[in-house]
Context: one part of a larger RNA
Molecule: large-subunit ribosomal RNA, domain IV
Organism: metagenome
C1' cells in the first nucleotide's frame, strides 16, 4: 500500500445521482398503541417500563403412602458490578405520493420490475364425428368432458362508472337486382369431300360463392373539429352566426410514468427546493375494458420528508490478522 475485521474527539448526512456501506433495533414480560379501513386489518404501530444475586411471604404444577424432590407464578425486603435478554444468537421506525390489488412468475450468466400471471369482469367460436390443434393420411389431443363445458381475444381484486360516432376496415345477417369460372347449349362460320361425314371455330341463352348492393354490430380495428363575434370599466364569453364531419372527447382525472414552451403560476416545506406535496388549467400530445377514477392490506419496486443511528462526511487517525514491500 491492499483486503477483511475493530476502535474513535467535537460535529451528525455537512458525502452522495442516492443515507450506498456501516451503525442503531433487536428477547421475554407489563403497559401502552393514531390516521384510515373491504371492520378481518393497521399492529410488534409509535412510546414506557422491568429483567443479575440473596432473603422472606402467598399461591400453584408434576412426582412420592409420607418425609421430601423437581419446578412455576405473584408481593415485600436486601444486595454487588461501569453494565444483569452481561456471550451467541436477534426487527431501525414513522410520514407523503406514483405503479402494481395480493401470494405468485421471469431475463439459468449485467434487468425482479410498474413487465408476465392472477381471481374477477366481457365479446366471440362450438350441439358432439364439438369448435380449435397435430397429422399427407390413419389416427391422436380437446375429452373416456357435453355449453355451469370446451377453444380464441381482450381486460385485470373490490368501489363509483365505462359517454358520442357503424362514413372507412372487419365480422354478422339479407337475398330482389347488377357481374361472374368451368360446365350446359348450340343459331352460325370455316376447313376438306361428290357425298354421307370427318374436323375447327362459335353468337344468344343458361350458370355457384365471392364482389356491388341493403341492414345490423364498438368490452370488433378505429375515430372523438376549425373560424368569427357577443355582457353597461376592463378581462372573459353563458349566448349567436358560418364551414365542415360518421361523430365532433362525456364522466373523472390533469404541468402527470403523459406538459414542448417550464425551473409555468400560486401555496406548503428548507436560511436556501429544476426534486417533491397541495392546488390552478393554456390537455404542444389525458379520458373511459389498447378500460378511466378512487382504494384499505401488500411490495428486496420508484419519489420526497423526519426522528433515531452513525468515519458517508468536516479529515482522518489508530489497531489487529492475511498478503505485497525491505533485509537475512
Nucleotide at each position: 500500500c491492499a483486503a477483511c475485521a475493530c476502535u474513535g474527539a467535537a460535529g451528525g448526512a455537512a458525502c452522495u445521482c442516492g443515507g450506498c456501506a456501516a451503525a442503531u433495533u433487536g428477547c421475554a414480560c407489563u403497559u401502552g398503541u393514531a390516521a384510515c379501513u373491504u371492520c378481518g386489518g393497521g399492529a410488534g404501530a409509535a412510546g414506557a417500563g422491568u429483567g443479575g444475586c440473596c432473603g422472606u411471604u402467598a399461591u400453584u404444577u408434576g412426582g412420592g403412602c409420607a418425609a421430601c424432590c423437581a419446578g412455576a407464578u405473584a408481593g415485600c425486603g436486601g444486595u454487588g458490578g461501569c453494565a444483569c435478554a452481561a456471550a451467541a444468537a436477534a426487527g431501525g421506525g414513522g410520514g407523503u405520493a406514483g405503479c402494481g390489488a395480493c401470494u405468485g412468475u421471469u431475463u439459468a450468466c449485467u434487468a425482479a420490475a410498474a413487465a408476465c400471471a392472477c381471481a374477477g369482469g366481457g365479446c366471440u367460436c362450438u350441439g358432439c364425428a364439438a369448435a380449435g390443434u397435430c397429422g399427407u393420411a390413419a389416427g391422436a389431443c380437446g375429452a373416456a368432458g357435453u355449453a355451469u363445458a370446451g377453444g380464441g381475444c381482450c381486460u385485470g381484486a373490490c368501489g363509483c362508472c365505462u359517454g358520442c360516432c357503424c362514413a372507412g376496415u372487419g365480422c354478422c345477417g339479407g337475398a330482389a337486382g347488377g357481374u361472374u369460372a368451368a360446365g350446359a347449349g348450340g343459331a352460325g362460320a370455316u376447313g376438306u369431300g361428290c357425298a354421307a361425314g370427318c374436323a375447327u371455330u362459335g353468337a344468344a341463352u343458361u350458370g355457384a360463392a365471392g364482389c356491388c348492393c341493403c341492414g345490423g354490430u364498438g368490452a370488433a380495428c378505429g375515430g372523438c373539429g376549425g373560424c368569427c363575434g357577443u355582457a353597461a370599466a376592463u378581462a372573459u364569453g353563458a349566448c349567436g352566426g358560418u364551414c365542415c364531419u360518421a361523430a365532433g372527447g362525456u364522466a373523472g382525472c390533469g404541468a402527470a410514468a403523459u406538459u414542448c414552451c417550464u425551473u409555468g403560476u400560486c401555496g406548503g416545506g428548507u436560511a436556501a427546493g429544476u426534486u417533491c406535496c397541495g392546488a390552478c388549467c393554456c390537455g404542444c400530445a389525458c379520458g373511459a375494458a389498447u378500460g378511466g377514477c378512487g382504494u384499505a392490506a401488500c411490495g428486496a419496486c420508484u419519489u420526497c420528508c423526519c426522528c433515531g443511528c452513525u468515519g458517508u462526511c468536516u479529515c482522518c487517525a489508530g489497531u489487529g490478522u492475511u498478503g505485497a514491500c525491505u533485509c537475512a